[in-house]
């Protein structure tokens, strides 16, 4: 960087150092931030997808990724609805395989 799979309303914070923007992308809303955003680094925590052991076990543990505000924040496109809402796509994440 293409492809196939599966998931995606749950779960989990501090420190330093920095200093102003940030919640993929357009556009619309809405939040979050100077009581400290993104980033970097340190501990640390969660999850369980590959993997490895151990167990009487759905259970423990060690490794490999990821994750650590708000459903993937929400909406956009189609389908059902008077409406509210529902359900689906696409698009994005993350893993495991694979060209």
């Nucleotide at each position: 960087u293409g492809c196939u799979u599966a998931u995606c309303g749950a779960g989990a914070a501090a420190g330093a150092c920095u200093g102003a923007g940030g919640g993929a992308u357009u556009g619309g809303g809405c939040c979050c931030g100077u009581u400290g955003a993104a980033g970097u680094c340190u501990u640390g925590g969660c999850a369980a997808c590959c993997c490895g052991g151990g167990u009487a076990a759905u259970u423990c543990c060690a490794g490999g990724u990821g994750c650590u505000a708000a459903a993937u924040c929400c909406c956009a496109c189609c389908c059902c609805a008077g409406g509210a809402g529902g359900g689906g796509a696409a698009a994005g994440a993350u893993a495991a395989g694979u060209g």
SAM riboswitch aptamer (S box leader) from a Flammeovirgaceae bacterium, 99 nucleotides, folded computationally. The coordinates come from a structure-prediction model, not an experiment, and the mean pLDDT is 83.